[in-house]
Context: one part of a larger RNA
RNA sequence: UGCUGGCUGCCUGAGGGGAAGGUCCGCCUAGUACGAAAGGAACGGCGGGCCGGGGCCUCUGGUAUACGGGCUGUCCGAGAAGGGCAUGCCCGGUAGCUACGCCCUAGGGGAUAAGCCCUGAAAGCAUCUAAGGGUGAAGCCCCCCUCAAAAAUAGGCAGCCGUUAAGGGGUCGGAUAAAAGAUCCGACUCAGAGCGGCGGUGUAAGCUCCGAAAAGGAGUUCAGCCGACCGCUUGAAGUUCCCGUGAGA
Repeated sequence: UGCUGGCUGCCUGAGGGGAAGGUCCGCCUAGUACGAAAGGAACGGCGGGCCGGGGCCUCUGGUAUACGGGCUGUCCGAGAAGGGCAUGCCCGGUAGCUACGCCCUAGGGGAUAAGCCCUGAAAGCAUCUAAGGGUGAAGCCCCCCUCAAAAAUAGGCAGCCGUUAAGGGGUCGGAUAAAAGAUCCGACUCAGAGCGGCGGUGUAAGCUCCGAAAAGGAGUUCAGCCGACCGCUUGAAGUUCCCGUGAGA
């Protein structure tokens, strides 16, 4: 742009894409069928391994320039407390992201190939084939996942609007989204804040006591500090800007 007024929501599924599975082992069947013996199955069932595919973060682990603590050098500060700089180094570490972690990953139907078979003539017999019929693969087509009405035969259902409209865009604040766009959410509250929970670190400062007026230790103190998570409460954010005006009457 089109789909013959515009718009919103929900669908259908023509037609595409997928390999979404693959493989091995053990046990039962069974030392059975079969076989003189030696040997030695299957149908079916159960359990597991690896590879591949999809998803997730409860657990385990990794990361962590969120955060907490310890220590070094130097500067500010008062020689304290508390800070700045060096991702300073070290010990931990929630969320998020992740794998080394966790979960899922059947089977069935249809039409067939080779093959096997039924009936059966030509050819009084025989013959799976000539007419006809059945069975039969990890392969083909479905059931499964996914995209999809630009499927030009341009689909369907429901509702809204009647032109300062319905509706959309921009602006503002955000994230379940993100390279830019796009997407999703927002005065019926997503951000932020307060409180609580859960969680991280590991017992703050000050004061008192012990110690030598030290270093250090003990008590107050399961403290102090902190969180991207959860709940409750509270609560910021452009406002009236732009687009949008079919046929017919």
Source information: Model confidence (mean pLDDT): 81 of 100. A computed fold for a 249-nucleotide part of an RNA from Candidatus Nanobsidianus stetteri, annotated as large-subunit ribosomal RNA, domain VI. The sequence was found in a public genome assembly. Its Rfam family is "Archaeal large subunit ribosomal RNA".